[in-house]
Context: one part of a larger RNA
Molecule: large-subunit ribosomal RNA, domain VI
Organism: metagenome
Order: sequence, then structure tokens, then C1' cells
RNA sequence: CGUAGGAUUUUUGAGAAAAAACAACUCUAGUACGAGAGGAUUGAGUUGUACGUACCCCUGGUGUUCCAGUUGUGCCGCUAGGCACACCGCUGGGUAGCUAUGUACGGACAGGAUAAGCGCUGAAAGCAUCUAAGCGUGAAGCCUCUUUCAAGAUAAGAAAUCCCUAUGAGACUCCUGGUAGACUACCAGGUUGAUAGGCCGGGUGUGUAAGCUGGGUAACCAGUAAGCUUACCGGUCCUAAUUAGUCCAUCGA
Repeated sequence: CGUAGGAUUUUUGAGAAAAAACAACUCUAGUACGAGAGGAUUGAGUUGUACGUACCCCUGGUGUUCCAGUUGUGCCGCUAGGCACACCGCUGGGUAGCUAUGUACGGACAGGAUAAGCGCUGAAAGCAUCUAAGCGUGAAGCCUCUUUCAAGAUAAGAAAUCCCUAUGAGACUCCUGGUAGACUACCAGGUUGAUAGGCCGGGUGUGUAAGCUGGGUAACCAGUAAGCUUACCGGUCCUAAUUAGUCCAUCGA
């Protein structure tokens, strides 16, 4: 821009893409078959491998925004307590998020038309013949069934609701942000407000802070599951989403 009014929501599916796997074991059954050795078709079930999709409850990884320990040097006048630099100085852990080696699930069932093959009826050719007319059966393959996208499918589809003679449906600019993201877009919000920050409560992690008191000759112990705590879960208008502007209708022959 189009889809001959403008919107919001929900859809149909032309078409496109994906998937389709394999193995072992148990029973049928040591049966059919076979002198024996050996050893099924078929049907039913179980387990697994690889692959794929999603997710983070569990097991782990990362986690330079969390906690603790510790070395050297310098600084805060000194002690104590801290800060800076040294690969995040090093080391031990670790929230959210992201992840696999972790977890869950998947390939199903079924139908149709067929290939090779196997048949029925059956002539040409009084017989025979699956074929010439006609009718069946038959594969991990083909078309459906399953999953995803999908009306620019220009044949541009369908349904419901709303708005329209200046009291305008709706959208955009702008701003707060993230379940989104290179930008854009998308999504959640903009005071009739919990969108982000702050604060409060909780959770989680770390592992018992500083100071003081008591005890101990001292190291140290106790008061103390303390103190601190990022991205998590809630609450609360304290702060910031202010004010405002723009576009779009003439009942659509």
C1' cells in the first nucleotide's frame, strides 16, 4: 500500500514445513518343520539405543552484581576494623537467568489407492489360463490421520462485537518497563496506576558480623541458625510513568 467505511477479538485452511527409525528380550514355543542338528511365520508384551521437542522440580555446570576465608603491598596517624591493586589476587560455596551430562514427552492407532507378488471368475483358443472385459488381496514406500506456520490464498475468506455529522471508535508520538529484543517490532503499563526503582515482609545463599560483656595464661569460646544477602515471590503510590500533541469518520454504488 492492497484486501472499497474504520476498528477489537476469535477463527476456516488453499498451501508449506516437520515427523516417519532401529534393536534386544519374554510369551505364543523348543510348537509348526526336520532323521537329527537346528528352528520359525504369526500375534501379544517389556526394555533400550540413537534422534527430536519442551523445561529447570531433581542431579550438576556457570553465576567478574551475593556471602565467607586468606597472601603481598599501599592507604585510612597507630590498635582494632576496613578500602585499593595484584587474572574476580587466590580459595570455598552460591540466588535468578542460561544450560546438559538432568527431567518430561514423542514416533502411535487407523483408513484409502497401489508396487512386486498372491488370487477369484473368465474367454480369445469347447481344454487350460490372475487378464483380454470384470473383481479381490498386498509394503518401513504414496495420499490421509499427527505437530507447526499459514487469507498478499490479489479467488486477499468467515464469525461476534463496537464506532461514525466535531460530545469522534481506535491508533500513534512521548514516558515507565520486560515474558520481547541488534535497531525496529512485540508484550505489560502510564495516576480511574503496582510498569520500573525505593521501602517493608518473605524466600534463598553464606555460615555465626562489628562493638561490648562474661569465661580462659593464651589460642579461643559463649551471648549468636548471628550479620550481610544480586537478578526471586508478594505488599506499599515514597520517586518516576506529567502536561500535551497528531492521525483517522460524512452511513461506506